Transfer RNA from Xylaria intraflava, 72 nucleotides, folded computationally. RNAcentral holds the sequence, with entries from ENA. The prediction has a mean pLDDT of 81. The source organism's lineage runs through Eukaryota, Fungi, sordariomyceta, Xylariales and Xylaria. Its Rfam family is "tRNA".
RNA sequence: GGAAUGAUAGCUCAGCGGUAGAGCAAUUGAUUGCAGUUCAAUAGGCCAUGGGUUCGAUUCCCAUUCGUUCCU
Repeated sequence: GGAAUGAUAGCUCAGCGGUAGAGCAAUUGAUUGCAGUUCAAUAGGCCAUGGGUUCGAUUCCCAUUCGUUCCU
């Protein structure tokens, strides 16, 4: 220098055009002599950034930033 791929909750990851979810973690409550386990609930996301397409974009297209891998 060229190519591929990824970026979504504190962490690990789903979600392939129609108002974003799970597990773990956190908080509260129940249970327990206390803690843990178990059960229930709550909170936590302008979906990496900027544009474009569309009635509508986390999703499709382009550019940028960062990470990983391959080629030279």